[in-house]
Context: one part of a larger RNA
RNA sequence: GCCGGCGACUUAUAAUUAGUGGCAGGUUAAAACAAAGAAUGUUGAAGCCAGAGUGAAAGCGAGCUUGAAUAGGGCGUUUGUCACUUAUUAUAGACCCGAACCCGAAUGAUCUAACCAUGGUCAGGUUGAAGCUUAGGUAAUACUAAGUGGAGGACCGAACCGACUGAUGUUGAAAAAUCAGCGGAUGAAUUGUGGUUAGGGGUGAAAUGCCAAUCGAAUUCGGAGCUAGCUGGUUCUCCCCGAAAUGCGUUUUGGCGCAGCGGUAAAUAUUUUAACUUAGGGGUAAAGCACUGUUACGCAUGCGGGCUGGUAAUACGGUACCAAAUCGUUGCAAACUAAGAAUACUAAGUAUAUAAUUUACUAGUAAGACUGUGGGGGAUAAGCUCCAUUGUCAAGAGGGAAACAGCCCAGAACACCAGUUAAGGCCCCUAAAUAAUUACUAAGUGGCAAAGGAAGUGGGAGUGCAUAGACAAUCAGGAGGUUUGCUUAGAAGCAGCAAUCCUUUAAAGAGUGCGUAAUAGCUCACUGAUCAAGUAAACCUGCGCCGAAAAUGUAAGGGACUAAGUAAUUUGCCGAAACUGUGUGAUAUAUUAUUAAAAAUCUAAUAUAUCGGUAGGGGAGCGUUCUGUUUUAGAUCGAAGUAUUAGCGUAAGCGGGUAUGGACGAGACAGAAGUGAGAAUGUCGGC
Numbered sequence: 001g002c003c004g005g006c007g008a009c010u011u012a013u014a015a016u017u018a019g020u021g022g023c024a025g026g027u028u029a030a031a032a033c034a035a036a037g038a039a040u041g042u043u044g045a046a047g048c049c050a051g052a053g054u055g056a057a058a059g060c061g062a063g064c065u066u067g068a069a070u071a072g073g074g075c076g077u078u079u080g081u082c083a084c085u086u087a088u089u090a091u092a093g094a095c096c097c098g099a100a101c102c103c104g105a106a107u108g109a110u111c112u113a114a115c116c117a118u119g120g121u122c123a124g125g126u127u128g129a130a131g132c133u134u135a136g137g138u139a140a141u142a143c144u145a146a147g148u149g150g151a152g153g154a155c156c157g158a159a160c161c162g163a164c165u166g167a168u169g170u171u172g173a174a175a176a177a178u179c180a181g182c183g184g185a186u187g188a189a190u191u192g193u194g195g196u197u198a199g200g201g202g203u204g205a206a207a208u209g210c211c212a213a214u215c216g217a218a219u220u221c222g223g224a225g226c227u228a229g230c231u232g233g234u235u236c237u238c239c240c241c242g243a244a245a246u247g248c249g250u251u252u253u254g255g256c257g258c259a260g261c262g263g264u265a266a267a268u269a270u271u272u273u274a275a276c277u278u279a280g281g282g283g284u285a286a287a288g289c290a291c292u293g294u295u296a297c298g299c300a301u302g303c304g305g306g307c308u309g310g311u312a313a314u315a316c317g318g319u320a321c322c323a324a325a326u327c328g329u330u331g332c333a334a335a336c337u338a339a340g341a342a343u344a345c346u347a348a349g350u351a352u353a354u355a356a357u358u359u360a361c362u363a364g365u366a367a368g369a370c371u372g373u374g375g376g377g378g379a380u381a382a383g384c385u386c387c388a389u390u391g392u393c394a395a396g397a398g399g400g401a402a403a404c405a406g407c408c409c410a411g412a413a414c415a416c417c418a419g420u421u422a423a424g425g426c427c428c429c430u431a432a433a434u435a436a437u438u439a440c441u442a443a444g445u446g447g448c449a450a451a452g453g454a455a456g457u458g459g460g461a462g463u464g465c466a467u468a469g470a471c472a473a474u475c476a477g478g479a480g481g482u483u484u485g486c487u488u489a490g491a492a493g494c495a496g497c498a499a500u501c502c503u504u505u506a507a508a509g510a511g512u513g514c515g516u517a518a519u520a521g522c523u524c525a526c527u528g529a530u531c532a533a534g535u536a537a538a539c540c541u542g543c544g545c546c547g548a549a550a551a552u553g554u555a556a557g558g559g560a561c562u563a564a565g566u567a568a569u570u571u572g573c574c575g576a577a578a579c580u581g582u583g584u585g586a587u588a589u590a591u592u593a594u595u596a597a598a599a600a601u602c603u604a605a606u607a608u609a610u611c612g613g614u615a616g617g618g619g620a621g622c623g624u625u626c627u628g629u630u631u632u633a634g635a636u637c638g639a640a641g642u643a644u645u646a647g648c649g650u651a652a653g654c655g656g657g658u659a660u661g662g663a664c665g666a667g668a669c670a671g672a673a674g675u676g677a678g679a680a681u682g683u684c685g686g687c
Stems, first nucleotide, its partner, number of pairs: 001687006011092006018085006026049001028047001032043001033041002053060002063075004095233002098230001102223006113197009122187001124156003127152001131148006160184003164181005199215001201211003208217001236621006246259005260365002262362007275350006287337002292333003296329003300326001304322002306319004368393003372389006398409003413584004418580003424574003427559003433571001435570006446561001452546002456543005463536003473530005479503003484498003509524001513522002585611009622676001624673007634664001641660005647654002
């Protein structure tokens, strides 16, 4: 890991609903008694419930109470009871498995810690303390030398004890070892045997170490099925309905309680959701600037100030400065509003219903997610966060968006090799237009992006110049006073300042740019000629261009496309579990028929509506084991079981045949449960 067996809402008592049954001229027994025992009993009314309420109570009573009241208000003016079944709750282990702990009583010092008693062990080598001897030496000591001697938590190093480093090993040879090195090795050494100390404790040269592979409190058994707001698991089928992830409270926020939303049952009769009509109040959006604030401009006005004239000092003036308030023009506001929507909400009315409401009983939910819209926080960031509101998902399949819970379309009872559509599509992949008409785009734009940039190109509305010849090009002219004046070394159109006239002209600036030291030179404005038809500068707008760099590989689904792109118009077609058609089933309601004394139920038919579904509620069934009834059907001419295979039923399932098997046992109607497995790091067995 697989297969097989086992494996989880039980039982008792009590209370309260619902259902069924008995009795209702209320109901019912408990202990006890009778009997061999049990079922049972025409044995046993003590007691419970009901039969009248109301008031704090005295009390009164179909009424009572409050009250001064005869008012008004509050509670009442009865239907039950016993048993069984079912649901929920309470108390118990209370659906099952699961702690770490806590407490009690025992068992452990054969491991290990310390100690006690009694024994054992330490190759070999080195060093050479004290003391002593001899010699020298001294007055005598001291002292010196040589020898002797053999001290030491001394030295080197085996056994022995230890464990500093590295490698191997890591499902090991080993639940700590092996190999190569390493430390101590006469000592606080090491070791054998026997003994002592025990868990709220011992022992500890002290590491929370050790106390039998167990130690921040040993082990075993017991309290004990401790408790677990936590995790995991919880077994057959079909039918009907179907949530929530919000509010308030909580030593509370991963839990609970109440409300909200679900289910079941009953009751209510003009009750009530949505829709429509009518009537309301409002101060949001937008708007506005009278108010509260804020804000720009004005030689409109000018309190006050600055500067300035004036005076001995004030006074009194001037002002192109600042500037309050006012006036005019112009903006802004969540905490501004003279004025003001849409929605929403409230009330009434209308028609309709399998709706709604109320009551009783009883669940789940209380981590929600995203889209659109209105906001707060954040950076007008987030697949961010917090509110409000709508939808979807959650609990929703199907079609579309290549794929894609939350987007668009659309809500799947079942069947069909029938039809029509939605969103979205119709060149091929790929069902349907290589459809039609009119434009645009040349960028593969389409098939990501901004400020900004550009004779890209289409459309629109005007304007200037133009056959008295424009725009562009070519040819020619572009002069004189004058080198204007000043300045300057120079300044001659062209460093700078000032002025910027006059003349000749078809035209020509006291000069547009280049240039020179200054001149010169080139050029432009301006004019003529040649040529011959549009041209110039802005504006609004459609589609494009640049701007444009990312990590595996083009990256629009692919092919590919100049439409198979974009804009507009038109007609077809495709396209879903939507709608329709045909057939079938179920549920609910209503009606009719049958049955029947009557009602309900049942059966049949018709009509209408409905039949996605998690948590969850309700209903109806299938199967398993055992028991009762059926004078049990059946069965060695072969039961159960097992294997395989027709057939039947909406499903759980039923079931004929064949083989195996070798002795029990199907069905019907009831009853009782150790009653259904794929999951629990389930449990036991097998492989």

A computed fold for a 687-nucleotide part of an RNA from Striatella unipunctata, annotated as large-subunit ribosomal RNA, domain II.